[in-house]
RNA sequence: AGCCCCAUAGUGUAGUGGCCCAGCACACGAGGUUUUGGUCCUCGGGACCCAGGUUCGAAUCCUGGUGGGGCUA
Numbered sequence: 001a002g003c004c005c006c007a008u009a010g011u012g013u014a015g016u017g018g019c020c021c022a023g024c025a026c027a028c029g030a031g032g033u034u035u036u037g038g039u040c041c042u043c044g045g046g047a048c049c050c051a052g053g054u055u056c057g058a059a060u061c062c063u064g065g066u067g068g069g070g071c072u073a
Base pairs, nucleotide, nucleotide: 001072002071003070004069005068006067007066010026011025012024013023018056028044029043030042031041032040049065050064051063052062053061
C1' cells in the first nucleotide's frame, strides 16, 4: 500500500427493511425473603462506532471515515 472480516447496554450476544421508541443472560440499583451474607423472587436504569445517502420506513441496504483483527507484498 491492496484486499477481506468485525463494530449493538459495564460484559457476552440476538437481530437478515415494518411484528422492535431494539430482546436475552451476567453484572449494577431498589424492594421482598433471610439474624447477616449468599441463593431465590419482583421491579428499575442502561446500547445500535461516526457522517452522509437510498426508502413511506434503516441496527439491517449503499458510500466515505474511525477503531480492531486477518491475508498478501
A computed fold for a 73-nucleotide RNA from a Candidatus Woesearchaeota archaeon, annotated as transfer RNA. NCBI's taxonomy places the organism under Archaea, Nanobdellati, Candidatus Woesearchaeota. It matches the Rfam family "tRNA". About the family: Transfer RNA (tRNA) molecules are approximately 80 nucleotides in length. By type it is a transfer RNA. Model confidence (mean pLDDT): 81 of 100.